Predicted 3D model of a 696-nucleotide part of an RNA (large-subunit ribosomal RNA, domain II) from a Candidatus Babelota bacterium. The coordinates come from a structure-prediction model, not an experiment, and the mean pLDDT is 82.
[in-house]
Context: one part of a larger RNA
Parts: sequence; C1' cells; structure tokens
RNA sequence: GCCAACGAGUUAUUCCUAUAUUGCAAGGUUAAGUCUAGUAAGGACGGAGCCGUAGCGAAAGCGAGUCUGAAUAGGGCGUUUAGUAAUAUGGGAUAGACCCGAAACCUAGUGAGCUUUCCAUGUCCAGGAUGAAGUCUUAGUAAUAUAAGAUGAAGGUCCGAACCGGUGUAGGUUGAAAACUGCUCGGAUGAGGUGUGGAAAGGGGUGAAAGACCAAUCAAACUGGGAGAUAGCUGGUUCUCUUCGAAAUAUAUCUAGGUAUAGCCUUGUUGAAUUCAUCAUGGGGGUAAAGCACAGUUUAAGUCUUGGGGACGCAAGUUUACCGGACUUUUACUAACUCUGAAUACCAUGGUGUUAGAAGACAGGAGUCAGACUGUGGGAGAUAAGUUUCAUAGUCGAGAGGGAAAGAGCCCAGACCGCCAGCUAAGGUCCCUAAAUAUCCAUUAAGUGGUAAAAGAUGUGGAGAUACACAGACAGCCAGGAGGUAGGCUUUAAGGCAGCCACCCUUUAAAGAAAGCGUAAUAGCUCACUGGUCAAGUGUUUCUGCGCUGAAAAACAAACGGGGCUAAAAUGGAUUACCGAAGCUGCGGCUUGUGUGUUGAUUUAUCAAUACGCAGGGGUAGAAGAGCGUUCACUAAUAGAUACAAGCUUGACCGUAAGGACAGGUGUCGAUGAUUAGUGAAGUGAGCAUGUUGGC
Repeated sequence: GCCAACGAGUUAUUCCUAUAUUGCAAGGUUAAGUCUAGUAAGGACGGAGCCGUAGCGAAAGCGAGUCUGAAUAGGGCGUUUAGUAAUAUGGGAUAGACCCGAAACCUAGUGAGCUUUCCAUGUCCAGGAUGAAGUCUUAGUAAUAUAAGAUGAAGGUCCGAACCGGUGUAGGUUGAAAACUGCUCGGAUGAGGUGUGGAAAGGGGUGAAAGACCAAUCAAACUGGGAGAUAGCUGGUUCUCUUCGAAAUAUAUCUAGGUAUAGCCUUGUUGAAUUCAUCAUGGGGGUAAAGCACAGUUUAAGUCUUGGGGACGCAAGUUUACCGGACUUUUACUAACUCUGAAUACCAUGGUGUUAGAAGACAGGAGUCAGACUGUGGGAGAUAAGUUUCAUAGUCGAGAGGGAAAGAGCCCAGACCGCCAGCUAAGGUCCCUAAAUAUCCAUUAAGUGGUAAAAGAUGUGGAGAUACACAGACAGCCAGGAGGUAGGCUUUAAGGCAGCCACCCUUUAAAGAAAGCGUAAUAGCUCACUGGUCAAGUGUUUCUGCGCUGAAAAACAAACGGGGCUAAAAUGGAUUACCGAAGCUGCGGCUUGUGUGUUGAUUUAUCAAUACGCAGGGGUAGAAGAGCGUUCACUAAUAGAUACAAGCUUGACCGUAAGGACAGGUGUCGAUGAUUAGUGAAGUGAGCAUGUUGGC
C1' cells in the first nucleotide's frame, strides 16, 4: 500500500418542553406494597402522593379579585375555563453523553545490573628516554659558599604498546551496528584504568556544571490508580429517493477561528386580502451638477487710505517697484461653503396586473457570525496592489451547459428523465472547427491588426481657413544684383560683412550703407530684390480618421490558440443568410403542489384510486416527508428426499433508487432450520478517522 472483519447521536430519569396517537374528562392518575395465579407473564386491591379546577401579594392575608395607595383615583397581575395518564418522535437538562486524540496534575509504589558521585576491598600499567633533591670523591675557602666528576633515582616529566579515550576525515544513514568501521589522533605512575561488594530516589538524587545523568526514556524517570481528566481545537461519523432551501450581517461578550439574541431557512397551526410589480398624482429632501450671496482659500487691474515702515526735509509736508486695509471690476477652489439644485431612491393615495390561500401572527427544528470577485458611488493607500474598509447591484459560494485558446466570481443561460427532431442567445462562419473564401462603401501597408507614455516627423485619407497665381504664381534654368561710397567713427588695417553711430540719396525692370561664406585688408562666391524662359497650380495653417518613430532581458520561436491572412481571413459603416447551449419548441415518460370531475371507504368531511387542466422539479449547511435492506422476538401460513435450505458463484431479467426475482453450478443442515405476510425491538448499513486487528 491493497483486501477482509471491526469501528462513532446511545442508555438512564416520578425531570422540562412541543407534536402525533390512545383512554377518561372538571377531572385525570396511581407509587411503594398486598392478594391472586397456569409462578420471569397476566389480573385485582392500594388515593399516600402528583397535575388540573383561582388568583393577587415579600408576607400576614383577602379572594373574582388582589397589590400599591390616604383614596371609592390611576396603574400592575388576574377573571372568558381543558385537563390528565400512557406510548412514540423532535429538542433541552443531568450524567463520559457522537467517536478517537493531548501536553499536563495528583496519589501509591518500582528502579543506581546503564549512568553520576561516594565508601570498602582487590587488581593492572611492554619497552625506551630524561636524570631533580640527597650522598660520595676531588678541587676550593680562615670557615662557609661554589665548581667538576661519580652515585642516585624524583616527576599530575618525555616517546610509545596493552588499557582508557574520541581530534580530523572518508564510509555508513530502509546501516554489519537504534552511535559502528577504516585511516588519523589524545592520555598512557596518574585528579590513572578496572573487578567485586555497598550507599544516595523523583521537585528527589548525583553533577571538575553540559540542564548533563538517574536502565535505548529526563527543564522533573518508570508502573498502577484518580480516569472515559479537560480539549471554545484538528480529524472522522456508514443505505436510497422526494419537497423547500440559507448565511458569512447587527448588537453584546477577558470577545474577535467561540457563544447568546435578532436577521435570513424550514415544518405545523392560524390568518384574511393583502403582498409584489408597474403607471399616474401628491410629498419632504440638500446629494451629483452648478455658483460665489455667506464662511474660508485664490488670480489680475484700478481707485482711495487719518494704518505701519523707508526716503527727502529744521519744520510744515512731499514721495514710495515696501507691508497692510476698504471699495469697484476680474480669475478660480471647498467632505465638515450654499443665493441655487436634478436623475434615482424613499413615503402616501389611486388605477392596472398577480391568487401561488400571499403578507402577517404563534409554536417546533435549524444552520450561519473567516466570505470572494466584477460593475457603480466613496474613504484609507501613491485617484499603487489579485490591497484594505463601507454602500449598492450581480455572479460564485450552493450552479452544471455554451462563449472568452486554457479559466470559481466576466458575457449568454438556470440541468426532472429520454429522443440519430426543430428555432435561437452570447459568440462566430478560409483550414484545424459546426456555419459566408457572402454582398455594398470606405480606411490601413505598419503583419498595424496581434502590448505602452511624454515627445517627434513633407506617412496617408476627410473637412475647413487664408495668401499668391494665365496681367504667368511655386520649383528649376539663363541674366542682372548698380552709382554717390572704401557712409562716418574706431583702428596697424576696418573697403556691405571685428566693434560703435546712422541706415540716407540717385540710376533703375530690380538691387540692403547688406542675410551668409570668404580676405591681413582688398578681391572673390552666394542671398534678398528684378527681368527672361517654362507652364498650372503653389505656400501657410486649424480640426479630425488610420498608420510611423519613441520600443532593450532573461534557453529560442512565444505579446494572434496555431496554420496562415493585405481591394483581408485587418479596421469603420450598412445588409442578407447560416452555425451555435442541458435556453425555447416538438414527441414520450416520472413526480410535487393545486383546481375540477368520477368511483370507493367510512368516525359526513376526510382519506384512497383515477381522468383532465394550471403551476413547478440546479442545489452546500440545514428543515420536512416517504421508503429499501440487516439481526433478533412474536403471530399466522407455506414448501419439501427425483438436490431440497443458508452460504458461495455465473447469467443478456424486474424496479425511479436503496434493492428484488428466476435459472444453472457448488453446497448433504435435517424441522430448535428455511420461506411468505404482519407487528415489534435494535450492538441496524463504511471508503477515508497518519483508525483497530488479521492476511498478502
């Protein structure tokens, strides 16, 4: 891991409460016990007690009233009568109370054969090195001191086996091993190693101290018991079908992942014409917008000023591109501004539609209190977030189907079952891929379409405005572009062209005291301006459609789902077909609610069957209903020796499902079993709990 078996809402109570049924009913009912008896059954007695028939008051007490009160007032609670006993079911209470699960706490004991420390008594440490003190001899001294050579044998001394340890590394890591192996390494006469016997025990020991060790267990050992501790926490909780169907909110909470009450769901009883939708009419409002009349903020100009400051002045006073104030115009802003002011929404009345016996009320049972995204209106944030927090609507949650390549929350649309029938929605119709290589008019040339901004550009389409133009424009080509004059000044020079000032006049078709290049300064080349040639549009600008640049990233194509697409298979507009879903329709079937009719039954207003009509049948938590099957008990019946029961096994049968027959094979139990029908009682249904046990 798989298979099989086992495995979770039970039981008790003179308890509370509701519903259903049954008995009796202003009453209902017995308990313990006793008697009987066909002795685990049944029956009779037993009225103690309990509930109800009267309440009010703290009570004395009074009583259809009573309490409060001075009250005969007012107010509170009562006064209209239905109960009671039993059984079943739902819920609650008390008990382990649906099952499994702590870490822990307390109590009584068992442990120091592991390990820690200690006590007693034994035992072990190859070999080699070094050579302290002391002693001796000699030298030396006045005597010591001191020195040399011998001797000597010390040491938590050195090297290194046994022994003890465990430094580094490699292996091992379902190991050879629940701590090991190889190589390497530390100590090795010591605070040394080790044998045997003994001592210290759980909030206690022992500890050269690591919270270490105390039997593979230690920030409080192990075993039994309290004990089924407690668990607002996690996991699990076993057959089927039918009807309805939520919530993720408010308030409170030592409360925030819990709970209580309300809200929303369901079932029953009651209830009576409301409810909901829409239209019309009538209301109140102070939001969006707008505005500046108020409050506050703000732009510009002007006028005035007995305000403050500066300047001038001896003073009077004058003045001011300074700082203020008022007024007149002017520009804007505001959740906590309003002279104004919608759409929606809300309330009321009336009309129309709706009948599902609606809304509502009372009673039984719940679940929910982590919500998510999308659109819209706001707050927080950075007008960030798949962010957070409100409001409002939708979807998901609890919703399948079609579309968006793929996809909880987007678009379309709400799945009772069946059909090799039809029509559509969103979205699509070249191929993958069902359906138009459809029609008409435009645009785009960028594969734009099929990512992005500021900004930039003779891309290109549309609509304008304006200037010049056959008396010849724009562009090109040919020609001119002059004279006074080299204007004056400056300067080494300054001649159109370093710089300053001025910028006139003449000849002209036209030509600047010069718009550039150039020279040391001149010169030289262009330009403005003009003529000719040519020949018909040219220049500037505004709004707008579609494109271009801007555009660099992580392995590549890969930023259309792919192929591929250019008078499209792209974009904008118009038109007609078709495809396309579990939507709608058609045909057949099942079922729920309700209405009408018929038949049957009877406690005569209910139930059952049946036909037709109308409206329904997505569904998690959850409420309600109807069933299937298992084991056992009781009652009644049935079958059987020609294999005939249970069980196992095979099969193409029946039922909406749980499930149920029939036939074949196997199977040798023997009327204490089996089957059928009915009733009753439960150790009553497994796929999951890192479930338990067994097998493989």
Its Rfam family is "Bacterial large subunit ribosomal RNA". Rfam links the family to the GO terms ribosome and structural constituent of ribosome. The full RNA is in RNAcentral, with records from ENA.